[in-house]
Order: sequence, then C1' cells, then structure tokens
RNA sequence: UCUUGACAAAGGCAAACCCGUCGUGAGGCGGGGACGCAAAGCUACGGAACCGGCCGUCAACGGCGAUGGGUGGUCAGCCGAGCUGCCUCG
Repeated sequence: UCUUGACAAAGGCAAACCCGUCGUGAGGCGGGGACGCAAAGCUACGGAACCGGCCGUCAACGGCGAUGGGUGGUCAGCCGAGCUGCCUCG
C1' cells in the first nucleotide's frame, strides 16, 4: 500500500419505545433504552422517501381530497458518490 471481516482483543455507535426540550411539520438535541451496525464516522453532490408554503388540473360543496409542477426544508440507520478512520486474516 492492497486485501479479508472470526464465536479474537481493545474500544465505538445506538433502531423501536419512554421522558424532557426545540420546530407548523418531516425531524433535531439531551437522558433512559438496545433492534441492529466494520464505517450506523463526516459531507445533502445525484436518485428515492418524507414535510411546509405556492401554482396548475380533477373531484367535492352535507366538501376540506386526489394528482402534477416548481420552491424551501428533513433524512447520512434507503441507494449511489466524495472525504476520513480503529482493530484484524492474508
């Protein structure tokens, strides 16, 4: 430097759910908690998903919906891409 990922060792992260808090919301943060993770470390660059205004079309009017567009967000534990990195087989 490339490569492998054990029932090894040292450590690490923490889904759902609960509590608190911030946000219209998706969701964020802190605490508890562990389903899992060898990049479940970092970056919204591409796609997906989700949320809020706005615009169009259709439907409804005993209604408050469906769908498309564009825009601003969320998500790195959906998939790609980029950057960085512990231990370890070879």

c-di-GMP-I riboswitch aptamer from an Acidimicrobiaceae bacterium, 90 nucleotides, folded computationally. The sequence was found by an Rfam model in a public genome assembly. It matches the Rfam family "c-di-GMP-I riboswitch aptamer". From the family's description: GEMM was predicted in a large-scale screen for bacterial structured RNA regulatory elements. Gene Ontology term of the family: cyclic-di-GMP binding. The model forms 95% of the base pairs in the Rfam consensus. Its mean pLDDT, the model's own confidence on a scale to 100, is 85.